[in-house]
RNA sequence: GCCGCGGUAGCUCAGUGGUAGAGCGGUGGCCUGAAGAGCCACGCGUCGGGGGUUCGAUUCCCUCCCGCGGCAC
Numbered sequence: 001g002c003c004g005c006g007g008u009a010g011c012u013c014a015g016u017g018g019u020a021g022a023g024c025g026g027u028g029g030c031c032u033g034a035a036g037a038g039c040c041a042c043g044c045g046u047c048g049g050g051g052g053u054u055c056g057a058u059u060c061c062c063u064c065c066c067g068c069g070g071c072a073c
Stems, first nucleotide, its partner, number of pairs: 001071007010024004018055001025044001026042005048064005
């Protein structure tokens, strides 16, 4: 440099055109002398950045950045 795969919640990952979810973790409340366990409540998010297509983009297209693998020099 070229090709492929990936980047979504604090972490591990779903979601592939119609207003973003699960598990774990976290926070608040109840309970307790206090804590743990248990119960209830709360996603806690510029969907890596920018642009384009579309009535509508996490999803499709272009470009850039980052990670992993392969190929080449």
Overview: This is a predicted structure of a 73-nucleotide RNA (transfer RNA) from bacterium HR35. Rfam family: tRNA. By type it is a transfer RNA. Rfam describes the family as follows. Transfer RNA (tRNA) molecules are approximately 80 nucleotides in length. The sequence is in RNAcentral, with records from ENA. Its mean pLDDT, the model's own confidence on a scale to 100, is 83.